[in-house]
Molecule: Bacterial RNase P class A
Organism: uncultured Kordia sp.
Parts: sequence; structure tokens; C1' cells
RNA sequence: CAAGCAGGCUACCUUAUCGCUGCUUCUUUCGAGAAGGAGAGGAAAGUCCGGACACCAUAGUGCAUUGUAGCGGAUAACAUCCGUCCGUCGUGAGACGAGGACAAGUGCAGCAGAAAGAAUGUACAGGUAAUGCUGUAGUGAAAUCAGGUAAACUCUACGAGGUGCAAUGCCAUGUAUAUGAACGCUUAAGAGCGGCACGCUCAAUGUUCAAGGGUAGGCAGAUAAAAGUUACUGGUAACGGUAAUUUUAGAUAAAUGAUAAGGCUUAGACAGGAUUCGGCUUAUGGCCUGCUUUUUUA
Repeated sequence: CAAGCAGGCUACCUUAUCGCUGCUUCUUUCGAGAAGGAGAGGAAAGUCCGGACACCAUAGUGCAUUGUAGCGGAUAACAUCCGUCCGUCGUGAGACGAGGACAAGUGCAGCAGAAAGAAUGUACAGGUAAUGCUGUAGUGAAAUCAGGUAAACUCUACGAGGUGCAAUGCCAUGUAUAUGAACGCUUAAGAGCGGCACGCUCAAUGUUCAAGGGUAGGCAGAUAAAAGUUACUGGUAACGGUAAUUUUAGAUAAAUGAUAAGGCUUAGACAGGAUUCGGCUUAUGGCCUGCUUUUUUA
């Protein structure tokens, strides 16, 4: 210098003018006005995994279905993360993991070869009363009731209820306490939001089905959280503890923008919230740090 491996940071900046949305304070003729502060991401994407929260609902047992799989640890939890062993790939730095069991059972292995599993007997040699009884050679990945294979079926161990903020809760308005049919009244018809069975619960102005009528407006959920940042400290690390400090979108048909000038200079990529958090995967511009390999020069 070139090519790689692993990790970290950032995601244009400043000023001015105008515009949009929430919040706080003041004023108000209750229509609104003024001032101040704040206003998309590291992946907001995929909807793959795990939770928080809400409801079924008092919510159990078994079967079926389904997830994970070396050992130890972290976490609210996980199929995630950290350490370590083993295996595969790579010259290496490193990356990946399909990592329990083949004497519980059932399967699978083309061609070649005499024959591919309680199977088979080609050639040569040895041996026997007799028999592929024993050995070597050929073929093949594999030729002893064999070994291989479980991202083959299966078995073992440990787990898993479901639906999801369009969950759910409250208020207002309005109507039909009307009609028909079947079953049933504590000896219970029927219902109970993954499937089946048992059990359990509710149920008397009952349950289900059919036809019909009314409403579709507002509030909450909705952002103070397993939260962020800094310092010290325990630990190889993931991560934890202590102290201080901050409050960082909350829309509801959906706001977060436009213009002008300048700057850095890497010339701005991939791309935009809707209950929320922890991960994984995918897309992507620039800069920095450590490590590896080859060649050249000193």
C1' cells in the first nucleotide's frame, strides 16, 4: 500500500422569516388572542420470538398439538445475550451450530458387487463326520446378529390456555318490556373466544334460532416507564449495585414543514410513530479504533 475480520460513533450544522400540533401561564366580546417550552428512527421497517397490561374466568386434569435441547451464567421473560467445551468452514483474525437418545421400536442408502442384513456364498487357501466352519482377494461409503442416518418417523427431559389497544372500561343519546318457533324450569335446556374428553361455574321474567327496531357521539386506555444520562463500584463478560440528575411526540383521517443566506466538508444514504418494552432479521451514507494475511520499500 492492498485485501479482510471484529467493535464503536454519527445520520448534516447555524441564523432569520413564515406556517402546523400538543402542553404551561395570562387575557377574553367565549369566536379566540399573546408569551414560553417541546415536537419521528437506528433501524420507526419485517410482524419472527418473548413480556407488561386488558378480557374470557372460579380456571383444574388428561389426550392431541406444539416449542426448546453440550455445560455454566445474565434477564421480567425468550428460540435472545455472555463465557466455555466440542464439531464444521476459513492460511488467519474469526464465522456458524443442524450440539439429548440408534440395545424402546419402525424406516432409508442409486450404481457396482455373488450378495446390502437374522442377508449372501464368486475366486484362492486351511479345516471338518458334515455344513460359508475360518481366513485372504474383488466391488462398494458400508460385507461379524455389522456400522451410518433422528433438518427420517419416533423416544427422553423441561415447557406452552386463548384473543389482542380494532384489547377493554365509563358516560350520554335513542328504541320495541313488541312478534314467531323449539327446548327447558334445580332430576338443568343452553352457554362458558385454539381442538377433544372429564370435571367445575352461571342460569328461571330461562336459553337458542328467525324476523324486525334503535344508536354509531364523547371520555379514558394514551405515555413516569423492567425509563434515560453521568460518576463510583462488583463481575472475564453479558449484566448488577449505590448516588446524583432529566422528563425527551401523543395525533385520531391523522401535526413535526417551507423559503433565504452561510458553514463544515464526510456533498447527506436507508428511510417516517399510533398501546408499549426487551431482542432477532433485513436495508443503508460517512468516520474512528483494534486485529489478521500477502507483497513491496526502508